[in-house]
RNA sequence: GGCGGCGUAGCUUAGCUGGCCUAUAGCGAUCGGUUCAUACCCGAUAGAUCGGUGGUUCGAAUCCACCCGCCGCUA
Numbered sequence: 001g002g003c004g005g006c007g008u009a010g011c012u013u014a015g016c017u018g019g020c021c022u023a024u025a026g027c028g029a030u031c032g033g034u035u036c037a038u039a040c041c042c043g044a045u046a047g048a049u050c051g052g053u054g055g056u057u058c059g060a061a062u063c064c065a066c067c068c069g070c071c072g073c074u075a
Base pairs, nucleotide, nucleotide: 001074002073003072004071005070006069007068010027011026012025019058029045030044031043032042033041051067052066053065054064055063
């Protein structure tokens, strides 16, 4: 250099046949319950405009282009 895959809360991840109104869940965080206290357990709350920009469309996390980062194959 060429080809392919991936990028979604602090971490791991679902959603990728474009449509529902507010994008899932677990761990973690905060608050509360429980306990003499801690842990476990139970409940609640906050947290991501989906890597960036542009395009297609009535409508994009999802399709297209370019760029950035990571991984793999290959000359």